[in-house]
RNA sequence: GAUAGAGGCGCGGCCGCCAAGAGUACCGCCCCCCAAACAGCGUCAGACAGCGCGGGGCGGAAAAGGGACUGCCGCCGAAGCGCCGUCCCGCUGUCUGGUGGGAUGGAGGCUGGGCCGUCGGAGAAUAUCCGCCGGACUGUCACGGAGACGUGGAGAGCUGUC
Numbered sequence: 001g002a003u004a005g006a007g008g009c010g011c012g013g014c015c016g017c018c019a020a021g022a023g024u025a026c027c028g029c030c031c032c033c034c035a036a037a038c039a040g041c042g043u044c045a046g047a048c049a050g051c052g053c054g055g056g057g058c059g060g061a062a063a064a065g066g067g068a069c070u071g072c073c074g075c076c077g078a079a080g081c082g083c084c085g086u087c088c089c090g091c092u093g094u095c096u097g098g099u100g101g102g103a104u105g106g107a108g109g110c111u112g113g114g115c116c117g118u119c120g121g122a123g124a125a126u127a128u129c130c131g132c133c134g135g136a137c138u139g140u141c142a143c144g145g146a147g148a149c150g151u152g153g154a155g156a157g158c159u160g161u162c
Base pairs, nucleotide, nucleotide: 001162002161003160004159005158008076010075011074012073013072014071016069018067026060027059028058029057030056031055032054040053041052042051043050044097045096046095047094048093049092079111080110081109083106084105085104086103087102088101089100090099091098112138113137115135116134117133119131120130121129122128140153141152142151143150144149
């Protein structure tokens, strides 16, 4: 250098199904209240513009993004994340920002792996995801040890074969 592998509550994708979203948005009927305008409030923040607007009852009644699980597929830097750019979509329009999602370029920037916990962020959320830190566990290698085991390292690693 090539190639084949290992880690295990291992990683990613897709279908199905279920819960949540939500008895919410929205639709219909009914009752009460109500001049208009201004103001006020809402619409991520500010400015301007636009749009919307009271209370209750009954009936009907979603979806998206996010997720649990099963199955299947692809895999073992699997993959995830941060940074510097470019672009697209959503949050009413424009400008300036912010924020969520996505695509793509760059530099080998971070993480061996999952689990549990604190905190922070995303989220409708007690789901779930992401990040810092802490903990024990686990695979691997190095060193020490008769051993049990201990200490340390990082995937730019480890093992087999050539």
Molecule: Lysine riboswitch aptamer
Organism: mouse gut metagenome